Bacterial RNase P class A from a Gammaproteobacteria bacterium, 347 nucleotides, folded computationally. The prediction has a mean pLDDT of 78. The model forms 97% of the base pairs in the Rfam consensus. The organism belongs to Gammaproteobacteria, within Bacteria.

RNA sequence: CGAGUCGAUUAGGCGAUCGCUGGAGGGGUGACCUCUGGAGGAAAGUCCGGGCUCCAUAGGGUAGAGUGCCAGGUAACGCCUGGGGGGCGCGAGCCUACGGAAAGUGCAGCAGAAAGUAAACCGCCGGCGUUUCGAUGUCGGUAAGGGUGAAAUGGUGCGGUAAGAGCGCACCGCAAAUCUGGUAACAGGUUUGGCGAUGGUAAACCCCACUCGGAGCAAGACCAAAUAGGAACCCUUUAGUCGUGGCCCGCGGCGGGUUCGGGUAGGUCGCUACAGGCCAAUGGUGACAUUGGUCGCAGAGGAAUGAUCGUCCACGACAGAACCCGGCUUAUCGAUCGACUCGUUUU
Numbered sequence: 001c002g003a004g005u006c007g008a009u010u011a012g013g014c015g016a017u018c019g020c021u022g023g024a025g026g027g028g029u030g031a032c033c034u035c036u037g038g039a040g041g042a043a044a045g046u047c048c049g050g051g052c053u054c055c056a057u058a059g060g061g062u063a064g065a066g067u068g069c070c071a072g073g074u075a076a077c078g079c080c081u082g083g084g085g086g087g088c089g090c091g092a093g094c095c096u097a098c099g100g101a102a103a104g105u106g107c108a109g110c111a112g113a114a115a116g117u118a119a120a121c122c123g124c125c126g127g128c129g130u131u132u133c134g135a136u137g138u139c140g141g142u143a144a145g146g147g148u149g150a151a152a153u154g155g156u157g158c159g160g161u162a163a164g165a166g167c168g169c170a171c172c173g174c175a176a177a178u179c180u181g182g183u184a185a186c187a188g189g190u191u192u193g194g195c196g197a198u199g200g201u202a203a204a205c206c207c208c209a210c211u212c213g214g215a216g217c218a219a220g221a222c223c224a225a226a227u228a229g230g231a232a233c234c235c236u237u238u239a240g241u242c243g244u245g246g247c248c249c250g251c252g253g254c255g256g257g258u259u260c261g262g263g264u265a266g267g268u269c270g271c272u273a274c275a276g277g278c279c280a281a282u283g284g285u286g287a288c289a290u291u292g293g294u295c296g297c298a299g300a301g302g303a304a305u306g307a308u309c310g311u312c313c314a315c316g317a318c319a320g321a322a323c324c325c326g327g328c329u330u331a332u333c334g335a336u337c338g339a340c341u342c343g344u345u346u347u
Base pairs, nucleotide, nucleotide: 001343002342003341004340005339006338007337008336009335010334012312013311014310015309016308017307018306020038021037022036023035024034025033026032040318044329045328047327048326049325050324051323052216053215054214055213059249060248061247062246064212065211066210067209068208069083070082071081072080073079084098085096086095087094088093099207100206104205105204106201107200121146122145123142124141125140126139127138128137129136130135154172155171156170157169158168159167173195174193175192176191177190178189179188180187181186220269221268222267223266230260231259232258233257234256235255240254241253242252243251274296276295277294278293279292280291281290282289283288
C1' cells in the first nucleotide's frame, strides 16, 4: 500500500420563523401565556418466548404439537455464551435440521451378473475331451483384475497359492475390555480378537428424551343513558346438560339451544416507573450476575413531531409507536473507530 475477517458507535448537524401535541404552572379558569418533552435500528414480519387481563375453583391422562451434541445464562425461549463432533476457507474466521439404523416399516429410476443374509457378465486356474491347430465344449475352483453404477460386502503393501481370497503378516479401520484427562459432550493410550452383526437414508414413517390450558388491549374494569325484566319453537333436568383447543376421568353449576325483534356504540380507566436506561466497583473466559450511585426518555385516539429559509457536510438509504418487554428474520444510503489475517514493496 492492497485484499479480507470480526466487533462497536452513528443514522444528518447548527440557527431563525410559523405550526401540531403530552406534562407542569398561571389565567375574569375562557381565549391565551411561560417552561419542558415528542418515532426506529430495524418501529417492519407476526416467526418464537413471556409480563398483564379474563375463562376459573382448575387437577390428571391421551391424541396432537415443538425442540433435539454438552455445560452454562435468562422471567422464559426454537434465543444468547462457552466448549465438543462434522464441513468450508492459505488464514483471520464461517456454517451446522448435531439423539437413535441391533425395535420395526419404507425408499434408492436406469445401468449392472448382482443393490442386502446377494451374486458371476468378461476374466484367471485345474481336470476330461474335440479340432481344419485358428479355436472350442463340459465339470470343478475363484472373486485378486476389468466392466456397470452415487454406492458392489473393509483399505494399502508384502508373502503365499494351481489361480486367488484376512489365507497369513504389518499398518490403518472395526469390535470388546480397560486406563488417563475433562462436570460433560468427547479426546487419547494399552491389550485382545482376523473380525466385520452386511452398507446408505430418520429435513422418510417411526422409536427415545424434554417441554406444552385457551383466548387476547377490538383482553378487561367502572360510570352514565336508553329499551321490550321481549316473543316463538326445540331438547332436557343429576342416568341429563353446560363450563375458553379435541377426547376421557375428575371438579363446579342448574338449565341449554335456535330464530325473529328492540335498545346502546357515549365517557373514564387500562395507557406507560419498568424482567427500565446510564455510570462505577466486584466476580466470571463469556453470555451475565451482585452492590452502590444517578436519570425519568412518546403516550395519539380516524391517529400528534410538520413546513419554509440560511449555512455546514459524510449530500442522507430502508423507512412511522398504538398494551409492554426479550429475541430471531428481512430491507438498507453512508460515516467513524478498534482488533486480527493474507499478499506486495522498502528499511

Rfam family: Bacterial RNase P class A. It is annotated as a ribozyme. The sequence was found by an Rfam model in a public genome assembly.